Context: one part of a larger RNA
Parts: sequence; C1' cells; structure tokens
RNA sequence: GGAUUAACGCUGGCGGCGUGCCUAACACAUGCAAGUCGAGCGAGAAUUAGAUGGAUGAUUCUUCGGAUGAAUCCGUUUAAGGACAGCGGCGGACGGGUGAGUAACGCGUGGGCAACCUGCCCCUUUCCGGAGGAUAGCCAAGGGAAACUUUGAAUAAUACUCCAUAAAGCAUUUUUGCCGCAUGACAGAGAUGCCAAAGAUUUAUCGGAGAGGGAUGGGCCCGCGUCUGAUUAGCCAGUUGGUGAGGUAGCGGCUCACCAAAGCGACGAUCGGUAGCCGGCCUGAGAGGGUGAACGGCCACAUUGGAACUGAGACACGGUCCAGACUCCUACGGGAGGCAGCAGUGGGGAAUAUUGCACAAUGGGCGGAAGCCUGAUGCAGCAACGCCGCGUGAAGGAAGAAGGUUUUCGGAUCGUAAACUUCUGUCCCUGGGGAAGAAGAAAGUGACGGUACCCAAGGAGGAAGCCCCGGCUAACUACGUGCCAGCAGCCGCGGUAAUACGUAGGGGGCGAGCGUUAUCC
Repeated sequence: GGAUUAACGCUGGCGGCGUGCCUAACACAUGCAAGUCGAGCGAGAAUUAGAUGGAUGAUUCUUCGGAUGAAUCCGUUUAAGGACAGCGGCGGACGGGUGAGUAACGCGUGGGCAACCUGCCCCUUUCCGGAGGAUAGCCAAGGGAAACUUUGAAUAAUACUCCAUAAAGCAUUUUUGCCGCAUGACAGAGAUGCCAAAGAUUUAUCGGAGAGGGAUGGGCCCGCGUCUGAUUAGCCAGUUGGUGAGGUAGCGGCUCACCAAAGCGACGAUCGGUAGCCGGCCUGAGAGGGUGAACGGCCACAUUGGAACUGAGACACGGUCCAGACUCCUACGGGAGGCAGCAGUGGGGAAUAUUGCACAAUGGGCGGAAGCCUGAUGCAGCAACGCCGCGUGAAGGAAGAAGGUUUUCGGAUCGUAAACUUCUGUCCCUGGGGAAGAAGAAAGUGACGGUACCCAAGGAGGAAGCCCCGGCUAACUACGUGCCAGCAGCCGCGGUAAUACGUAGGGGGCGAGCGUUAUCC
C1' cells in the first nucleotide's frame, strides 16, 4: 500500500447493488417451513330442497263436539352438497440449514467397471384372461387422566393373494462364431425349468404388466495430488493372503469356517495435534504466500449413541425402534419433545437483522386439468457492514466590513470567504400522471407498489465531518504546563520561550465518512 462476513471511537443527507452469529453443533416459548390426488376406493357431517310421521298449535269456521291447519321443533326417507377422518397412489431421499466429525479414495484431477443399480421421462415391442379371502374407516361394547388402545360385527379398491398366458426375459445346460489386457465378454441355435398385470371416466384420454434401448441420477475400484509434530519408531489377529460358503445392485475379509504367516514402515508406518475439500477469493510483476464468508460443485451431520423397516433411492433434519442426557405434561399408573428450516427468545460475545408481504414471476411436489401446497424463491423492513454514484449550491462580489488570531503596532492572516446581487433545483416537500416485469393468441392474473419514472408548484431553504501538522510524512504560530499532566507506529518529546503534551488561530489529508484495533499478503 492492498484486503476484510469485521468490531470500537467521533460523525452522518440520498440512491442503486450486494452482504449481515466468525463466539455456545448452547438451550429453546410461539407461529409457519410437505403435501397432494374424489379421473384409485368405500363411507359421508354441516347445510339446502322435496316427500312423509309425530308434538306444540297462530288464524278462520263452528251445531261448541269439532274442523282448518300458518309457523316452530323432533324423526324417517330421497336428491343436491361436500367438511373432517380412513384405505390406496405419488411425493416426504428434492428443495432449505450447519461444518460437529473427517488427514480419508473425503475432496480435486485423470481413468476403469468384461463387477453394478436407476422411480418419474423418451424410443421400440408384446400383453392386460379368470378366481378368491381379508382389512381400515364406520357401528357396537369396553380400558385409560391423557397419549392411546382392546374385543366383536360388517365393507371397498389401481390394497392383498392364487390360477392362467408367457419370451426378445431369468436360471441351468449343450453347441457354433467372433472379440478382448486377465477373470472373460458379445452374437446365434437347441433343451429343461421359472416369473406379470388394473382399472378410471365427461369416450377422449389417463393409466397397468413383461422385455430391449436411451437419457438422467447414483454405487464401486484405481493412478497422482492433498497441513503439522520423530521431544511419536516400530505398528497390525480379520491382521495379510488362499480355499469354500454366506451376504450385496455389485467386486471385495464385507462376514464366517478352515488353511498358510503374512502385511505396513525412515520414500515416515503407527500415534498425537489441527482441519470439511474444491471452483474460487485476497495479495503479489511473477513465482509464491494466505484463505475457503457470500455464489457454485462434492462430502459429512441433524439432541448424543446404536439399529433396521419401507422404498427406485435413506439407514432417512420436520419417519420408526432402543438406550443416554435434558425439558415438559400427569389423576403418579404413564406419556410428550428435538429450530445446524424461516422469523423470534434466553445465553455466550467486541459483534451480526423482521415473530413482515406474496405465490405475481422462476423453480419444485401432487393432479388429466382447474388448482392446492411451497419461510425454496420473489420482494419489503433493519444496519454507512461493503462497493459504486449523487448532493450539501452556482456566478458575480474589496469599503479587502465586523470579528477572531497574530504583531516589530506599520501591518499580516482567516479572505471572494461572508454580507449583498443575479440564478439553478440534483436530493427534499406538495399535487397530478404512472409502468415494464405477464406469458403461445383473446380475456384474466403484480407481493413489490401508486414503487421506478414523467410533469407542475415551492424554496438556498433541511444536509460535513474525521484524522493529522518533530523526522519518516503533506502541513506552524501563540498561550498554558514545567520529566508534572501527558504523547508515542519507530526514532523519541516534556526538568520555564515545547512547531512532539493541552487549548486556540492557521494549515495539510481524506470526505458521508474519518481514525483506531485485529488478521492476511
């Protein structure tokens, strides 16, 4: 000098674009953050209308016996209606957060899989025949303070099961061709065995099953690279390899039985410390050094530890189970919870924001669609936290006014500075107009927002500070103080004329900022 997710001190007008818990991966009140599909299924509350039965009974008529029957309430039934819940499907494995752990094939880069998987999507091809038994919701009866739960009865499906049909599919096996770096792969022919499905409706579609291919996403393996300590020198028993088996989508000590005794290490094993990695970012002429906020990719984690289930995909942040700590409810028997989602609270800290608006746009989930959901996202609020832009006026104006400071008392300086005159209107204020962002055409649809922007009126009015002035280093005098009070980045100033302390005048630098501190180059 540059830089910063900065903080602190003094000061502070506006706008645009960004950024904003670096500390306690500390604990969390409250609200919201993942639902959707009635074109899979049964059932169906409120409400409305009609019919009908009962109760009460206004009015009118009356032979006083009764008749009539508005309105209200209750029940049954039909139609419309469609809430809440349930079964089922898809999605909750994405999106969002954090960086605790991890020195590792975790990441980066380049390869390999002849050892693999891939829902939704695209292409090709074939098929969709028949049968059955349940179960939730609901109802009934119980248990419990609650969370919840037991029993009985009955019911539906694109839920579940069975049979059929199967080959270009899979398994075993025979054989031929061809290819490969090895295990071996690919293609063809034959034999035996095995496996599927579901319907909906507005009749136009949406779906269902098998197979092959693609795309996308993932899984695994390998070469190289990836901080520090030797005041850590030896480490290791599933350890290293083999055979066989199990397991997996798949290779593999991944797991197991048996056998062998290997394997790693001074080219630093093991152990300890520290740390998410990268694209990048900062600095630097570069080489390099530092760093890993925001944005993007990968990984890991979701109160701590462990486990599996479901599923195409998880060992699953707002799923399940077990254990621990903590908090809460309790009728003491037992239960409930997990903000490292968005806001917000306490705490910690030098320090970091609103319990905002909207799904209008972009994107995501579901749905045929309308649409619903979306604290992703788009916006708004707060903060000079950063970068950039603009303003705080412009021109004229010497009697060089007053006043301040200084003085050799002549003057010098602040200084065209002010006053004063003439203008301008950025920002500001008031009023009027008023978007684009919204699409494939017509209509409709904007949170931001009556915002940006435009026009008019008003009025110099409301808008300048901070640091420094001994040398480095641009900028000097006076007074006060008297090794005191104080300054200080280094050298060093201060003990009676201090350009170095304090104040004033003047000056220098930067400017809505200026200094200080911290960190990196």